[in-house]
Molecule: RNase P RNA; transfer RNA
Organism: Burkholderiaceae bacterium
């Protein structure tokens, strides 16, 4: 110096100016308005793929069934997610992938080729053993032939794979974990009329917990026309929380301490306008050149919706830090 | 917000408990018939099976992960 690898970490500042939703606090003509103070997206807020919390159904019961996971230890509120080691496979390497238990518990599958494809067996070739022959040779014992069949042994070639395996992201077994719904849960106020009609289930127990059965539970449920309201408040944002600091632990992590409050809308705010700076291209100038000015254009993927750990996606450009493999030079 | 659910030729499907030439029917297209046109008859082309990975010899079919598109579910009750 060139090509990599892995980790971590930002993702534009700054002012005006008009506006948008909360929270405090004062005014007033008090279901508001108006002032002022203060706060207001994100690493993914996304995809909704797994875990959890919380609510309600019976304090989530019990067997069947299903459904996910899957080396071995550990971290964790849990988890399929991290950490550390084994192991396979790829990469010279730093490193990366892995749904990685069981195919002597059973069962299913293998298309085309090939003689055979999952049931064993036989296409060809030698070895031995059997019985056969209107074969040949011998006087006969008996030898060689020929085609059968019985055991052992080999082999080209086909193919992904040929008595010796593969598939369990096929059943399946083995172990463990899983009740069922989801904030449009759920509780509560208000508003307004036709809390209505028809059909069908229903105390011989529906609806529902639950896919089945026990159990449980007690009266209204289902479907279709029709009608009325499309409103409020509470869940609801202090939590496994964020930032330092000491310990322990290879490490994911976990404890103690001191500090801090950091969106809470609800058809849904968090935004537009200008001007400096900052990065990136372009073009012109001036310069031997470094490199300076002026001008244009660009600045990503995406925006909370009960919450919180995970994971997978998507991103213009930037900044750190460790490593590796080859060259060169010393 | 939740929970589900489909993409296969121009269109509307099958096939999807894995096996290699992925069908059908209507459309297009060329040819017979006709005087011409439809109807009929015969032949032809047209498919990254929504992308991408993975598993397995072998994927449209199994598995993940992405793009796009759809249904359902609130109150009185």
């Nucleotide at each position: 110096a060139a090509a990599g690898c892995c980790c971590g970490c930002c993702g534009g500042g700054c002012g005006a100016u008009c506006g948008c939703u909360g929270g405090c606090a004062g005014a007033c003509g008090c279901u508001g308005u108006c002032u002022g103070c203060g706060a207001g997206a994100g690493g993914a807020a996304c995809g909704u793929c797994c875990g959890g919390a919380c609510u309600c159904c019976a304090c989530a019961g019990a067997g069947c069934g299903g459904c996910g996971u899957a080396g071995c230890a550990g971290g964790u509120a849990a988890c399929a997610c991290c950490u550390g080691c084994c192991c396979a496979c790829c990469g010279u390497g730093a490193g990366g992938u892995g749904a990685g238990g069981a195919u002597c518990a059973g069962a299913g599958c293998a298309a085309c080729a090939g003689a055979g494809a999952c049931g064993a067996g036989u296409c060809g070739g030698c070895g031995c053993g059997c019985g056969g022959c209107u074969g040949c040779g011998g006087a006969a014992a008996c030898g060689c032939g020929c085609a059968g069949u019985g055991c052992g042994c080999c082999g080209g070639g086909u193919g992904a794979a040929a008595c010796g395996g593969g598939c369990a992201a096929u059943c399946u077994c083995u172990a463990c974990g899983c009740g069922g719904a989801g904030c449009a849960a759920c509780a509560c106020c208000a508003a307004g009329u036709a809390g209505g009609c028809a059909g069908c289930c229903g105390a011989c127990g529906a609806u529902c917990c639950u896919g089945c059965u026990c159990g449980g539970g007690g009266a209204g449920g289902c479907u279709g026309c029709g009608g009325g309201u499309a409103g409020g408040u509470g869940g609801c944002u202090c939590g496994a929380g964020c930032c330092g600091g000491c310990g322990c632990g290879c490490g994911a992590g976990c404890g103690c301490c001191g500090g801090c409050c950091u969106a809470g809308a609800g058809g849904a705010a968090u935004g537009a306008u200008c001007g400096c700076c900052a990065c990136g291209g372009c073009g012109c100038c001036a310069g031997c050149g470094a490199u300076g000015g002026c001008g244009c254009c660009g600045c990503a993927c995406a925006g909370a919706a009960u919450c919180c750990g995970g994971c997978g996606u998507a991103c213009a450009g930037g900044c750190g830090g460790g490593c590796u493999u080859u060259g060169c030079u010393u | 917000c939740u929970g589900c659910c489909c993409a296969u030729a121009g269109c509307u499907c099958a096939g999807c408990u894995g096996g290699a030439u992925a069908g059908a029917g209507c459309a297009a297209c060329g040819g017979c018939c006709u005087u011409c046109u439809a109807a009929g008859c015969c032949g032809u082309a047209g498919g990254u099976c929504g992308c991408a990975g993975g598993u397995u010899c072998g994927a449209c079919u199994c598995c993940u992960g992405c793009u796009g598109g759809g249904c359902a579910g609130g109150c009185c009750a």